Transfer RNA from a Candidatus Dojkabacteria bacterium, 74 nucleotides, folded computationally. It matches the Rfam family "tRNA". It is annotated as a transfer RNA. The sequence was found in a public genome assembly. The coordinates come from a structure-prediction model, not an experiment, and the mean pLDDT is 81. The source organism's lineage runs through Bacteria, Bacteria candidate phyla and Candidatus Dojkabacteria.
[in-house]
Formats: sequence, C1' cells, structure tokens
RNA sequence: GGCGAUAUAGCUCAGCAGGUUAGAGCGGAGGUUUCAUAAACCUCAGGUCACUGGUUCAAGUCCAGUUAUCGCCA
Repeated sequence: GGCGAUAUAGCUCAGCAGGUUAGAGCGGAGGUUUCAUAAACCUCAGGUCACUGGUUCAAGUCCAGUUAUCGCCA
C1' cells in the first nucleotide's frame, strides 16, 4: 500500500428481508428473606447503537467517507 471482518449499557453479546418503548446475561443500587453474610426472589438506574454525511414516510439495520481494533496479501 491492497483486501476483509468488527465497533450496540461498566463487561460479554443479541437484534438480519428497514417498521415505531433498543434487549439479555453478568456487574451496580434499593427491597424481601437471615442474628448477620452468601444464595434466592422482586424492583430500579444505566445507551448520542464508534464518528460524519446520504437514501427513505421511517435507519442500530441500507449506501459513502473517516477513526479504532483484528486478520490476510504484498
């Protein structure tokens, strides 16, 4: 330098023919229970879906560019 993959909650990830509240597990906070802790159960908080722009009535999802990480080739 060329090609490809990935980027969604603090962490690991789902979301896939574009369709209306953005989810799960773990973690965090509160509660129930216990003499207390752990476990279990209930509730809650937490997201500019990497960034910029485009297409569309509508974009996490499609398109282009940029950035970062990983891989392959030279």